A computed fold for a 72-nucleotide RNA from a Candidatus Pacearchaeota archaeon, annotated as transfer RNA.
RNA sequence: GCCCCUGUAGUUCAAUGGAUAGAACCUCUCGUUGCGGUCGGGAAAAUCGGAGUUCGAAUCUUCGCGGGGGCG
Repeated sequence: GCCCCUGUAGUUCAAUGGAUAGAACCUCUCGUUGCGGUCGGGAAAAUCGGAGUUCGAAUCUUCGCGGGGGCG
């Protein structure tokens, strides 16, 4: 330099172009307990950035940025 894959809560993963982007773990809180743990209720927390297509984009296209791999 060229090609391919990839980017979503703090972490690991979901989400056919369509309802408020969902689950588990973690964190906080309440209950339970003599205390803690376990268990149960609740809460907070995310689509890498720009542009385009579309009635509608996390999803499709494109340009960047980050990560991984292959070739030279």

Model confidence (mean pLDDT): 82 of 100.
The sequence is in RNAcentral, with records from ENA.
Rfam family: tRNA. The family's RNA type in Rfam is transfer RNA.